[in-house]
Molecule: transfer RNA
Organism: Solirubrobacteraceae bacterium
RNA sequence: GCCCCCAUGGUGUAACGGUUAGCACGGCAGGUUUUCAACCUGUAAGCGCGAGUUCGACUCUCGCUGGGGGUA
Numbered sequence: 001g002c003c004c005c006c007a008u009g010g011u012g013u014a015a016c017g018g019u020u021a022g023c024a025c026g027g028c029a030g031g032u033u034u035u036c037a038a039c040c041u042g043u044a045a046g047c048g049c050g051a052g053u054u055c056g057a058c059u060c061u062c063g064c065u066g067g068g069g070g071u072a
Base pairs, nucleotide, nucleotide: 001071002070003069004068005067006066007065010025011024012023013022018055027043028042029041030040031039048064049063050062051061052060
């Protein structure tokens, strides 16, 4: 250089093109407890960037960026 894969809360991971973007861990607040842990309840926090297709895009297309793998 060329080819392939990946990018979603702090972390890991889901989401037929129409979901309130779900789950687990973690955080915070409250409950329980003499305290801590565990447990229960609540809560905040996310679609890498730009363009295109579409009535509608996390999802499809193109480019870019970053990461991983293959190849001489």